c-di-AMP riboswitch aptamer (ydaO/yuaA leader) from a Syntrophomonadaceae bacterium, 139 nucleotides, folded computationally. NCBI's taxonomy places the organism under Bacteria, Bacillati, Clostridia, Eubacteriales, Syntrophomonadaceae. The model forms 92% of the base pairs in the Rfam consensus. The sequence was found by an Rfam model in a public genome assembly.
[in-house]
């Protein structure tokens, strides 16, 4: 000066995935336990749907198609339905993502009611244009 780990601290991004409270403690982003919030699944009537190996279903933006290969199990390429990102909020243009688990024969919707989660990863071409909206300041 330049790389590389670790730690603290602010800030921002997918995302439901944030806060508060007691206790215990190896004092930790650590454990367990309750709560607000926020999210998902089960679950009547009516309504819809009539369909069972061609299984079926859930969470998620993540579906679908065509072409190669092939051990016929899936892999790869190139598209797609959807989808993210500009530090309030629309356009426009630009880049990217287009997965992965999960139930185990079984769930349409669905008041009441039941019961779950409440994590993991990450750093913007951007400090681009336009149009709007709020806020602050100064006269």
């Nucleotide at each position: 000066c330049c790389g590389u780990u670790c730690u603290g601290u602010g800030u921002g991004c997918c995302g439901a995935g944030u806060c508060c409270u007691c206790a215990u403690u190896a004092u930790g982003u650590a454990u367990g336990a309750g709560g607000a919030g926020c999210g998902g699944g089960g679950g009547a009537a009516c309504c819809a749907a009539u369909u069972u190996a061609u299984g079926g279903g859930g969470u998620g933006a993540a579906u679908c198609u065509a072409a190669u290969u092939u051990c016929c199990g899936a892999a790869u390429u190139a598209g797609u339905a959807g989808g993210a990102c500009u530090g309030c909020c629309c356009u426009u243009a630009g880049u990217c993502c287009g997965a992965a688990c999960c139930c185990g024969u079984c769930a349409g919707c669905u008041a009441a009611c039941c019961u779950c989660g409440u994590a993991g990863g990450c750093g913007u071409a951007a400090c681009a244009a336009g149009g709007g909206a709020a806020g602050a300041a100064u006269a």